RNA sequence: CAAGUAAACCGGGUGGCCGCCCCGAUAUCACUUGAUGAUAAUGGGGAGGAAAGUCCGAGCUCCACCGGGCAGGGUGCUGGGUAACACCCAGGAGGGGUAACCCUCGGAAAGUGCCACAGAAACACACCGCCCAACUUUGGUGGGUAAGGGUGAAAUGGUGAGGUAAGAGCUCACCGCUUUCGCCGUGAGGCGGAUGGCAGGUAAACCCCACCUGGAGCAAGACCGAAUAGGGGGACAAUAGGUGCCCGGCCUGUCCCCGGGUAGGUCGCUUGAUCCCGUCGGUAACGCCGGGGCUAGAUAGAUGGUCACCGCUCCGCACAAGCGGAGUACAGAACUCGGCUUAUAGGUUCACUUGGCCG
RNA sequence: GGCGACGUAGCCAAGUGGUCUAAGGCGGAGGUCUGCAAAACCUCUAUUCGGCGGUUCGAAUCCGCCCGUCGCCUCCA
Repeated sequence: CAAGUAAACCGGGUGGCCGCCCCGAUAUCACUUGAUGAUAAUGGGGAGGAAAGUCCGAGCUCCACCGGGCAGGGUGCUGGGUAACACCCAGGAGGGGUAACCCUCGGAAAGUGCCACAGAAACACACCGCCCAACUUUGGUGGGUAAGGGUGAAAUGGUGAGGUAAGAGCUCACCGCUUUCGCCGUGAGGCGGAUGGCAGGUAAACCCCACCUGGAGCAAGACCGAAUAGGGGGACAAUAGGUGCCCGGCCUGUCCCCGGGUAGGUCGCUUGAUCCCGUCGGUAACGCCGGGGCUAGAUAGAUGGUCACCGCUCCGCACAAGCGGAGUACAGAACUCGGCUUAUAGGUUCACUUGGCCG
Repeated sequence: GGCGACGUAGCCAAGUGGUCUAAGGCGGAGGUCUGCAAAACCUCUAUUCGGCGGUUCGAAUCCGCCCGUCGCCUCCA
């Protein structure tokens, strides 16, 4: 210098004018005199890294409450972190890459199902070929054989030697695999020895094993006020409801439909498993302690518009200083957190790998 | 804001791992018949199942992530 890998971060700035939402204090007016409403001027605050998708996990609230069984759902190498997780960290095995690094993950020897077409055969199979036998006469019959051909996505561990009628784990050596023993490791596993000659794939098919799991969601729910017909029908007391089914206890005049009224307010509501810095523990995720910081809370939903200057990127002109033009992403809170995923113009920083050149 | 369902030709739709270069109907185009039409009959009309990845030998179908459409959910007695 070029190509690449991995991670962290920023993602416009300043000022003027006109508006919008919330909070504080002030003044005036109104009446139904109140935790009231309206108006005026004034001080302060006002979107994000994803606020998004709503895909996971929780807090919170309600279903009055408790227990057992079955079904259903979810997760899936091991150990740890965490409130919890499908997240994160560290490790293991397999695969890819020259490398930095990246991707994948229980069990197919418990059982069942499926494996189209082709092929003899898709799990225990002989089509061609090879070998043997007798018969017969140039072909069929019987048997052996998975080394060769052919089919297929996939064909009975792989390579070599011995062996044989021809062959074959039939025997042997090395490599891979199963089981088992010893040592190491918390463990997934690793190393070494013995052993079995070795039985295809598919579990994002049923299933098996281990662990987790009640349902709904802030339009949850609580309170105040206004108005209306505490109206009608149905289900049931041998029940019904308690959000899959069954059983046991327990609670209750409960549940469903039609019809009627209202379109108001307050709380929930924003300080929280929170963020930053430092010491200590830990390889790390993270934890403990100490210090400091935080200021949207609307309810048809505010956070906007415009002007000026500057920044950044691209294009044109120019030796250069500079001048002119165009552009400036994705997107926008609605109970709150921890994650994941997806979208994102442009830019910054740190570490590492490979190749080339120069000293 | 929350929750749920669906997406196959212009329209309605069957197919839920394999002979699927996707059944059928309506519609559209061309042809036969007719003097001209209608009806009837014949032929064609999906380069791929909303899009992109993955599992599998093989995906409209199974799994994941996006995109789009539709539906339900206020309070009082």
Molecule: RNase P RNA; transfer RNA
Organism: Dehalococcoidia bacterium